[in-house]
RNAcentral holds the sequence, with entries from MGnify. A computed fold for a 112-nucleotide RNA from uncultured Ginsengibacter sp., annotated as SAM riboswitch aptamer (S box leader). The coordinates come from a structure-prediction model, not an experiment, and the mean pLDDT is 77. NCBI's taxonomy places the organism under Bacteria, Bacteroidota, Chitinophagales, Chitinophagaceae, Ginsengibacter.

């Protein structure tokens, strides 16, 4: 930078001690019954690597697609990426605002 995915899923213990939910508002939430952060042991998943089953497509090679699995490399383990915010459509209303879908920014996370 590129492609893919972001509704589901999974917690004890142990340090430590004030803020934390990525960043700015603005809303909600978690938090001294100790949050967030590290460690340790789970656990989830199934992105890669291994390994196997069917199907398809091919002359072989393979290649795609389902299924299960979970040994290896990340990841993740509060709320939808917690919720909006910029553009679009559809209803409702008319002090520009309320619902609902879309998509754009931005962001995390794999593989290159």
């Nucleotide at each position: 930078c590129u492609u893919a995915u972001c509704a589901a899923g999974a917690a004890a213990g142990g340090c430590a001690g004030a803020g934390g939910g990525a960043u700015a508002u603005g809303g909600c939430c978690c938090g001294u019954u100790g949050a967030c952060g590290c460690c340790u042991u789970g656990g989830c998943a199934a992105c890669c690597u291994g390994a196997a089953a069917u199907g398809u497509u091919a002359g072989c090679a393979a290649a795609c697609a389902u299924u299960a699995a979970a040994a290896g490399g990340u990841g993740c383990u509060a709320a939808c990426u917690c919720c909006a915010u910029c553009c679009c459509c559809a209803c409702g209303g008319u002090a520009u605002u309320g619902u609902g879908g879309g998509g754009a920014c931005a962001g995390a996370u794999a593989a290159g």